[in-house]
RNA sequence: GGCUCAUCCAGAGGGGUAGAGGGAACGGCCCGUUGAAACCCCGGCAACCGGCGUCGCACGACCAUCGCGUGUGACGAUCACGGUGCCAAAUCCGACCCGCUUCGUGCGGGGAAGAUGAGGA
Numbered sequence: 001g002g003c004u005c006a007u008c009c010a011g012a013g014g015g016g017u018a019g020a021g022g023g024a025a026c027g028g029c030c031c032g033u034u035g036a037a038a039c040c041c042c043g044g045c046a047a048c049c050g051g052c053g054u055c056g057c058a059c060g061a062c063c064a065u066c067g068c069g070u071g072u073g074a075c076g077a078u079c080a081c082g083g084u085g086c087c088a089a090a091u092c093c094g095a096c097c098c099g100c101u102u103c104g105u106g107c108g109g110g111g112a113a114g115a116u117g118a119g120g121a
Base pairs, nucleotide, nucleotide: 003119004118005117006116007115008114013042014041015040016039017038021031022030023029026094027093028092043087044086045085048083049082050081051079052076053075054074055073056072057071058070059069060068091113096110097109098108099107100106
């Protein structure tokens, strides 16, 4: 890089270096010399995976209860230890299809594309 699955209207920023771009791509609309990208430090958010905890189930050992071990399921705002990720705006909005429409290009639904995680080849 490609494939599969899940999620994407919530949440969370200060400092240093740097010096003109950035918000994926196209159209908008925004952010930016009151300092963009990038890098570093510290902080935070969240809970996808691992782990942990609680409860249940199955199996095992045990004379038996309690308890223990292994596996598994549910739950965890009131776990956050580890692996990622993230910290302007709904994935910032739209673009393609369908429906509704007070026609305003408005509302709703779906897709495409993308992002993140997990898995597998």
Predicted 3D model of a 121-nucleotide RNA (SAM riboswitch aptamer (S box leader)) from Pseudonocardia sp. N23.
The coordinates come from a structure-prediction model, not an experiment, and the mean pLDDT is 81.
The sequence was found by an Rfam model in a public genome assembly.